[in-house]
């Protein structure tokens, strides 16, 4: 890739199990899929944990005397925020890799 044939996978949802969670897995079920086979390397999205950003106190340093910087300890709870760590997703995209059928 053809209104061909053979076969394949299975979204949402429901049930059991696993996981803090994103989600996975087995069965049912089909919205779709020509790689909706496999691989988390890059981007995206999502999850969990954590730090910063706020306020107050003490101490230290600098100062143009207005203030600025740092360390420690306490309190708070906000986000559509920023950073870090560990994960999830191959049916978000890129990339890698393997492969069934096959006319004109």
């Nucleotide at each position: 890739g053809a209104u061909a044939a053979a076969g394949g996978c299975a979204a949402a949802c429901c049930u059991g199990c696993c996981g803090u969670g994103a989600g996975g897995u087995a069965g049912g079920g089909a919205c779709g899929c020509a790689a909706a086979g496999c691989c988390g390397a890059g981007a995206g999205u999502c999850u969990u944990c954590u730090u910063c950003c706020u306020u107050c106190g003490u101490c230290c340093c600098c100062u143009u005397a207005g203030g600025g910087g740092g360390a420690c300890a306490g309190a708070g709870c906000c986000g559509c925020g920023a950073g870090g760590a560990a994960g999830a997703u191959a049916g978000u995209c890129u990339g890698g890799u393997u492969g069934c059928c096959g006319a004109a």